[in-house]
C1' cells in the first nucleotide's frame, strides 16, 4: 500500500480446564484485522484488596481487538 498473489490473526457465541474477580488457555467458530506480532512505558477502561460518611485516595492485577509510544516484520505492483 493495489478490486495483486501468498501466507497469518480470530470477536461475540458454544464446550472443556484455571483465577475470588477482571479475565486467561485449549478446541470449535469469525465479526472483523496490515502489525488484531510482541513490550503495561503514557493516558484510559476493568477486577480484587485496604483507608475515607463521601468525592476520592492507595496496594496488587486485566486488558496490546479503546488511544498514544516503542521495537520486530510477511507479500509487493503503479
Nucleotide at each position: 500500500g493495489a478490486c495483486a498473489a501468498a501466507g497469518g490473526c480470530a470477536a461475540a457465541c458454544c464446550c472443556a480446564g484455571g483465577g475470588u474477580g477482571a479475565c486467561c488457555u485449549g478446541g470449535g467458530g469469525a465479526c472483523g484485522c496490515a502489525a488484531a506480532g510482541c513490550c503495561a512505558c503514557g493516558g484510559g477502561a476493568c477486577u480484587c484488596g485496604u483507608c475515607g460518611c463521601g468525592a476520592g485516595g492507595u496496594g496488587a492485577g486485566u486488558c496490546a481487538g479503546c488511544c498514544g509510544g516503542g521495537u520486530u516484520g510477511c507479500c509487493g505492483a503503479a
The RNA shown here (c-di-GMP-I riboswitch aptamer) has 78 nucleotides and comes from a soil metagenome. The coordinates come from a structure-prediction model, not an experiment, and the mean pLDDT is 87.